[in-house]
RNA sequence: AGAAUUUGAUCCUAGUUCAGGGUGAAUGCUAGCGGCGUGCCUAAGGUAUGCAAGUCGAGCGGUUAUUGUAGCAAUACAGUAACAGCGGCAAACGGCUGAGUAACACGUAGGAAUCUACACUUAAGUAAGGGAUAACUUCGCGAAAGCGAGGCUAAUAUCUUAUGUGGAGGAAACUCUAAAGAUUUAUCGCUUAAGAAUGAGCCUGCGGCCUAUCAGGUAGUUGGUGGGGUAAAAGCCUACCAAGCCUAUGACGGGUAGAUGGUGUUAGCGCAUGACCAUCCAGAAGGGUACUGAGAUACGGACCCUACUCCUACGGGAGGCAGCAAUCGGGAAUUUUGCGCAAUGGGCGAAAGCCUGACGCAGCGACGCCGCGUGAAGGAUGAAGGCCUUCGGGUUGUAAACUUCUGAAAAUAGCACCGGCUAACUACGUGCCAGCAGCCGCGGUAAUACGUAGGGUGCAAGCAUUAUCCGGAGUGACUGGGCGUAAAGAGUUGCGUAGGUGGUUUGUUAAGUGAAUAGUGAAAUCUGGUGGCUCAACCACACAGACUAUUAUUCAAACUGGCAAACUCGAGAAUAGCAGAGGUAACUGGAAUUUCUAGUGUAGGAGUGAAAUCCGUAGAUAUUAGAAGGAACACCAAUGGCGUAGGCAGGUUACUGGGCUAUUUCUGACACUGAAGCACGAAAGCGUGGGGAGCGAACCGGAUUAGAUACCCGGGUAGUCCACGCCGUAAACUAUGGAUACUAGCUGUUGGAGGUAUCGACCCCUUCAGUAGCGAAGCUAACGCGUUAAGUAUCCCGCCUGUGGAGUACGGUCGCAAGACUAAAACAUAAAGGAAUUGACGGGGACCCGCACAAGCGGUGGAGCGUGUUCUUUAAUUCGAAGCUAAACGAUAAACCUUACCAGGGUUUGACAUCCUUGGAAUAUCUGUGAAAGCAGAUAGUGUCUUCGGAAACCAAGAGACAGGUGCUGCAUGGCUGUCGUCAGCUCGUGUCGUGAGAUGUUUGGUUAAGUCCAUCAACGAGCGCAACCCUUGUGAAUAGUUGUAUUUUUCUAUUCAAACUGCCUCGGUAACGGGGAGGAAGGAGGGGAUGACGUCUGGUCAGUAUUUCCCUUACACCCUGGGCUAGAAACGCGCUACAAUGGCUGGUACAAUGCGCAGCGAAGUCGCGAGAUGGAGCAAAUCGCAUCAAAACCAGUCCCAGUUCGGAUUGUAGGCUGAAACUCGCCUGCAUGAAGUUGGAAUCGCUAGUAAUCGCAGAUCAGCAUGCUGCGGUGAAUACGUUCCCGGGUCUUGUACACACCGCCCGUCAAACCAUGAAAGUCACCAACACCCGAAGUCCGAUUCGUCGGCCUAAGGUGGGGGGGAUGAUUGGGGUUAAGUCGUAACAAGGUAUCCGUACCGGAAGGUGCGGAUG
Repeated sequence: AGAAUUUGAUCCUAGUUCAGGGUGAAUGCUAGCGGCGUGCCUAAGGUAUGCAAGUCGAGCGGUUAUUGUAGCAAUACAGUAACAGCGGCAAACGGCUGAGUAACACGUAGGAAUCUACACUUAAGUAAGGGAUAACUUCGCGAAAGCGAGGCUAAUAUCUUAUGUGGAGGAAACUCUAAAGAUUUAUCGCUUAAGAAUGAGCCUGCGGCCUAUCAGGUAGUUGGUGGGGUAAAAGCCUACCAAGCCUAUGACGGGUAGAUGGUGUUAGCGCAUGACCAUCCAGAAGGGUACUGAGAUACGGACCCUACUCCUACGGGAGGCAGCAAUCGGGAAUUUUGCGCAAUGGGCGAAAGCCUGACGCAGCGACGCCGCGUGAAGGAUGAAGGCCUUCGGGUUGUAAACUUCUGAAAAUAGCACCGGCUAACUACGUGCCAGCAGCCGCGGUAAUACGUAGGGUGCAAGCAUUAUCCGGAGUGACUGGGCGUAAAGAGUUGCGUAGGUGGUUUGUUAAGUGAAUAGUGAAAUCUGGUGGCUCAACCACACAGACUAUUAUUCAAACUGGCAAACUCGAGAAUAGCAGAGGUAACUGGAAUUUCUAGUGUAGGAGUGAAAUCCGUAGAUAUUAGAAGGAACACCAAUGGCGUAGGCAGGUUACUGGGCUAUUUCUGACACUGAAGCACGAAAGCGUGGGGAGCGAACCGGAUUAGAUACCCGGGUAGUCCACGCCGUAAACUAUGGAUACUAGCUGUUGGAGGUAUCGACCCCUUCAGUAGCGAAGCUAACGCGUUAAGUAUCCCGCCUGUGGAGUACGGUCGCAAGACUAAAACAUAAAGGAAUUGACGGGGACCCGCACAAGCGGUGGAGCGUGUUCUUUAAUUCGAAGCUAAACGAUAAACCUUACCAGGGUUUGACAUCCUUGGAAUAUCUGUGAAAGCAGAUAGUGUCUUCGGAAACCAAGAGACAGGUGCUGCAUGGCUGUCGUCAGCUCGUGUCGUGAGAUGUUUGGUUAAGUCCAUCAACGAGCGCAACCCUUGUGAAUAGUUGUAUUUUUCUAUUCAAACUGCCUCGGUAACGGGGAGGAAGGAGGGGAUGACGUCUGGUCAGUAUUUCCCUUACACCCUGGGCUAGAAACGCGCUACAAUGGCUGGUACAAUGCGCAGCGAAGUCGCGAGAUGGAGCAAAUCGCAUCAAAACCAGUCCCAGUUCGGAUUGUAGGCUGAAACUCGCCUGCAUGAAGUUGGAAUCGCUAGUAAUCGCAGAUCAGCAUGCUGCGGUGAAUACGUUCCCGGGUCUUGUACACACCGCCCGUCAAACCAUGAAAGUCACCAACACCCGAAGUCCGAUUCGUCGGCCUAAGGUGGGGGGGAUGAUUGGGGUUAAGUCGUAACAAGGUAUCCGUACCGGAAGGUGCGGAUG
């Protein structure tokens, strides 16, 4: 000192959280010792038991026990030790607690009208008498506590008299006023007076909590006089008089709270706190009261009331732990019924001494701080074990063992953490489960985040967690923040009170300010120093400092203030002009709409995207004339003018406010701001009365729609208008408070003034006041602002402090109401938000391209069949592919095989690979059984190399490592591949700009098929793409020519070369390039192909192969036979054949190219109607064959528009071919049969030239089996005006609340669960007052027969009606939260009706509509 967290990324704003320190703590796990501290924070709840205040015989009379002396004894005298009572002093200290108290209670600094026992100083004195009473004794009452009566006695108890140093009163005269002795020879006492000290009482200034949703309070109240009263001033009390006193500088009320020194934290200012220790205050079960006393309204005294507890013989009594221990209770939680007066201190006493739960010690608790220890040195085979592993090893780790040493003995270590913040990582288990979490967030099968283990990190007799305070937080900002858009400038500062601030000069003062000195600021604490416990914590110091404060005195006089005097520049006034929709009232004008009257005139009008409702033959609309009535004022008109804002617009008049300019004349700081207050304040709305043309919430119809409480249309009421009165709000916005000063300019415009010029008006220049645009510096998060500041400064006011809840509830004020103003909390949440960036998207815009549309040609969709898919069925119908980018796709050939599926029969080191052992060469033939696989046997055979052990290949058996898997995951992967798309894009380096994400380059203007090229430009270059290089085809040449050609040439085949480059001409253009032309086989990329950028679709494929993890292992592996993949109500895709005459059939005549062939192609010939058979020549092929090489075509004939001489499905039958095998389930042929179909709805596909269309041929696969696929040639068109629209793509731009990126985001009702909260008939206690009744004790007053009685006041109690806050309450209101509920689609893009604000009405809901306003 900072860090994490909003975003795809960025900057900012803003909150949340963390790292630090502390505690009278508590909880979890763990625990060795000592020192010093510390320990009921909750029930000021209740208390058993013991103790916590006594002492004095040197004050007194006595009692008991006892010693001595004298005495026979009684007794007397002298003692000793105790003691109840009288008397004295103490008990008001010490100890405890913090309930109350917001107060002179406390702190601090002062003051005057006081008292003060014991102790101290000074002075004076201590005389003479009297009468009682307790103890004791005799009786009586009572359970007890205790009480009563008679008798005796003493004092330092008490009373009277004397004296008067002194004291008090009084003007004085004068009056009043003391005392106590004890014992022994020296003191202790006593009385009076004065003083000092100590302690206490009283008064005052200043200081320290929250609340205005508490704004007025107060009748002894404020003051005076008389009287009373106190130790003392005083309304302290009382009678009378006056009407004061306190208060926005916060009275009164409510809530909370003992105050301080200090303590914690902090850089400091501050903030929080008030345990222990110390000072003060207050209290003693809850209240009230006095007595005694120097001192109390008295914790361990008294009286009374109340509540509670205890005793009782029921008649009465007793008690007060907030003293020390202890106990119950409460609580998360807090100790021993200990020892001692040895020390310190206190009371009494002359003293010895007694008393002392004050205190000193001990006990319990890791509650805190501090210190120590659990060993030290050596020790590598880097042991074992654990864990990980790439299987090599690594790590735990010198750690252990072991040896030596010290020592009384080698002697307990734990806790938390290891995703980032934050030091520390791996394995296994789990699989959005279990769980973790301070914030962000982890977990859905490879989790460094859960649990366990190994390892590691941090602290350590502790470690974590929880709670709480300060810090970080500049997040309440005095130090030290903000308000255009993030939260925040009140609608108008318009008027203006208090307050704050205030121009120039002089003098004075000394309140602020500064300086010096002095006093105080208790001690402890804190800082520095020194010292004492072995150190430290801790403690001590007649060491120093600090305590930032305050009081007093003196000095200074710059600045601020006060007072006095002056000044003119601020402000105001005067004079002369000027502009203006400034305001109020009255009068008045024309255009237009509507209605009415009359005329002309006839069938429509109106309205919309299209319609309909509506008006019109009862005469509309249109048109002409007239009349009525209300509202608003075209053009001028503007970025213009005026006004404080709201706002203001036809014209004229009257009244009236403000502003600007110029002149210098006057006043002389009169100023600025402005809490409270007053005034004004759009639209809507309200009240009363008018008015009502048009428009028009609500409402009624018509449409649209799934619906349409809307948008559109037809009507239409309030309202809009006027007068008067309310309301008081708007996106009342420049989202920007007012005033003053300063800080570059340029341009426009409005209103003045001056100058120049002119005859004059313009023009031009200067200057004031407004109003706009752009911009220096500067500011800003950026956008932007920028002399009209959001710049630089000063003064004053208002406002803000995460989001939601909420501008809501409650309360108050205002209002007729609607509602306005003021204005929370609980709870929820980690974000909400601003500006800008890159994308994506838009039912935004501009430009461009594409068989994208259009123009054409031919199809598909209808029929039958083929084929693929879905679905269904099935034992199985194996699997995959799913819009474009799946569906004649993987499959370029499912009868068996293939084959992965099903049924059945079998095998288990296996059908296949490597290694080991044993035996045997291999191999061939045969038999039995079986559906086959296989199983069981038999016979033949005996090889090659050799170092003679054996080895190689092969076969069989055996054991285990392992094989095997078309089992899962294409969301773990490689590789390959589809698509956008052969679209023109995608990036980088350096530089520059920006706080940054990023931008620039790549944009712009042209051009191109092209980011192709050119020009320009803060860019300059480069890469992957484009193009070119490659293949093929079109022309020519050369060479070679076999198997080609009858032959030369030509053709043909093969190789090489040439040719095309906008090269030439012309036109346009800066250029790139484009238009036209020539030549040429070919012309502007000549045609076709291969070639596919960064990336997207988590596209496809684990079943082609490869491959991680997981799974199966007598089975999810392997073999075999048979079946299935070929099923069939239905739907879809791709095709074939057709529906016919541009045709079918019959006959005849022509013309190709690519290819393929030895388990092959197969000629001639012969047979068959034919498929084919036979045959076997030739050919590994420019030679032979498929192959007559072809069909459309052409030439004839026939058919004559029909379900046909079209069409060929289906079926029957007879055959052929392949193949072990043709039933399921192949192809072909002959004969016969002759279905649907007559050009195909909505919709949809291909194609721009040798293309479409049409015709056939070949090949791959293949034993056989194409209507599919891949190639080949034959014939050979039509059309393109063009880019408005549909689809896709590219570039630029714009908006965005989207970034999983529009298949996005998101709003409200309803339904469900939970949470807190408001209202509510009431209910329940509580608080403080008020009125009345009653009234104890007690002071005071009065009376008194001295026994008492009465009165005033009061505590408690009772009655009553209001007030205040709180708890609870059937029901009810909204709010919040919650992966996958319902209804819609309001908002974000022009969000599909631009959105939003205020207001009013309406509607399931978001919302809609009207009026006015804003642009966000």